[in-house]
Parts: sequence; structure tokens; C1' cells
RNA sequence: AGCGGGGUGGAGCAGUGGUAGCUCGCGAGUUUCAUAUGCUCGAGGUCGCUGGUUCGAUUCCAGCCCCCGCCA
Repeated sequence: AGCGGGGUGGAGCAGUGGUAGCUCGCGAGUUUCAUAUGCUCGAGGUCGCUGGUUCGAUUCCAGCCCCCGCCA
């Protein structure tokens, strides 16, 4: 060089064209003498980058960047 898989809140992952969600974590409230657990609410991501297709793209297409693996 070539082939395959992946990149989505702080972490781990869903999401196969119609305004991006789950668990944990974080903050507040509630409960408790207090802590933990439980319950409720909230903050936090323009979905790796740039183009293309489309009325509409995390999703489809192309190029590039990064990570893992295969081949030699």
C1' cells in the first nucleotide's frame, strides 16, 4: 500500500432517512438522626472533519483524519 470493524454527553453503549436516547457518573430536591439505597427533577453531545444526494442525513455516497484487527 490492501482488506475488515469502529469514532454518538464525563465513562460504557443504543439509535438503518423525519427535531438524538439508555445505564453509570455529576448537581439539586425528597426520604433518614445522618450516610447509603429508593423516588423526582436538572445540567451536559451542532453525532471525527469536509463535501455530495435528498424537502429533510447520526443514518445513504465520496474523500480525508484517528483507533483496533487481518494479510505480507
Predicted 3D model of a 72-nucleotide RNA (transfer RNA) from a Bacteroidales bacterium. The organism belongs to Bacteroidales, within Bacteria. The RNAcentral record of the sequence draws on ENA. Rfam family: tRNA. Its family is annotated with triplet codon-amino acid adaptor activity in the Gene Ontology. By type it is a transfer RNA.